[in-house]
Molecule: TPP riboswitch aptamer (THI element)
RNA sequence: GCCUGACGACAGGGGCGCCGGUGGCCAUGCUCACCGGCUGAGACGCACCCUUACCACCUGAUCCGGAUAAUGCCGGCGGAGGGAGUCGUGCCGGCUCGCUC
Numbered sequence: 001g002c003c004u005g006a007c008g009a010c011a012g013g014g015g016c017g018c019c020g021g022u023g024g025c026c027a028u029g030c031u032c033a034c035c036g037g038c039u040g041a042g043a044c045g046c047a048c049c050c051u052u053a054c055c056a057c058c059u060g061a062u063c064c065g066g067a068u069a070a071u072g073c074c075g076g077c078g079g080a081g082g083g084a085g086u087c088g089u090g091c092c093g094g095c096u097c098g099c100u101c
Stems, first nucleotide, its partner, number of pairs: 001095003006089005011051004016045001017038007024030002057082003063076004
């Protein structure tokens, strides 16, 4: 000096489903409001996750298998295709250059 991860700043990307109850609306419906249950980091939060990528997320997908009260719940697909970055700091580690002994 460079690299890696880490941290910070600014900037940017992303998702919000399933079930029950109560109310609302002309409605066996809608999913508009509130309450509760499930998974999850997050299911509308003064939040959470992600930013070059084998965990953000999207597509394929009204997909396939399993489980469940039910679901985008779990697994597969999947190192798939797509997907949003710059700067600063600089511990450990790695590589390298110069100088001195």